[in-house]
């Protein structure tokens, strides 16, 4: 890298350096010389791996698995906007038509992306 599984409407800053782009991609819409993005130092948020406790299911038992709570030393991650919105499909509505194309709303049964764990 690829593959599998889970989650993605909450949360989280202050300095220094640099200097024009950045928000994955496309279309939008936003952020940015009142210094974004990035790097460094400190801080914080969270709870995937991890630890502790409790409960359910299964088992003769050990174990396995699911849920809840607490902790945050370690491994990660994150600290603009719902993954910023949309991208695929379905349902409903508006206009319109011979039938459509178009617009709006809702939903997730998609896709893509991000993070973690496994695998490798």
């Nucleotide at each position: 890298a690829a593959c599998u599984c889970a989650u993605c409407g909450a949360g989280a800053c202050c300095g220094g350096c640099u200097g024009a782009g950045g928000g994955a991609c496309a279309g939008g819409c936003c952020c940015g010389u009142u210094g974004a993005c990035g790097c460094c130092g400190g801080g914080g948020c969270a709870a995937c791996c991890u630890g502790u406790g409790g409960g359910g299911a299964u088992u003769g038992g050990c174990g396995u698995u699911c849920c809840c709570a607490c902790a945050a030393a370690g491994g990660u991650g994150c600290c603009a906007a719902c993954u910023c919105c949309u991208g695929c499909g379905a349902u409903g509505g508006a206009a319109g038509u011979g039938a459509a194309a178009u617009c709006c709303a809702u939903c997730g049964c998609a896709a893509a992306g991000a993070u973690g764990a496994g695998c490798c």
The RNA shown here (SAM riboswitch aptamer (S box leader)) has 120 nucleotides and comes from a Gemmatimonadota bacterium. The coordinates come from a structure-prediction model, not an experiment, and the mean pLDDT is 83. The model forms 97% of the base pairs in the Rfam consensus. Lineage of the source: Bacteria > Pseudomonadati > Gemmatimonadota.